[in-house]
About this RNA
Predicted 3D model of a 76-nucleotide RNA (transfer RNA) from a Planctomycetota bacterium. Rfam family: tRNA. The source organism's lineage runs through Bacteria, Pseudomonadati and Planctomycetota.

RNA sequence: GCGCCCGUAGCUCAGGGGAUAGAGCGACGGUUUCCUAAACCGUAGGUCGAUGGUUCGAAUCCAUCCGGGCGCACCA
Repeated sequence: GCGCCCGUAGCUCAGGGGAUAGAGCGACGGUUUCCUAAACCGUAGGUCGAUGGUUCGAAUCCAUCCGGGCGCACCA
C1' cells in the first nucleotide's frame, strides 16, 4: 500500500430500515442481616467512532475519514 472483519452503557455483547436503543456483569441507594456476602427491589449511566449522503424515517443502507484486529504485498 491492497483486501476482509469490527467500533452500541464502566466491561462483555444483543438489536442489521419504523417512532421512545436493550441484556448480563459492574456502580449507587434501599430491604434483609449482629456485620459482611448472597438474594430481592429500585436508580443512574449512551453525541450508537466522526463527518457527509440516501430516505417520510438511519444504530441499521452508501461514501470518506479515524481507531482496532486478521490476511496479502513491498522492504534498495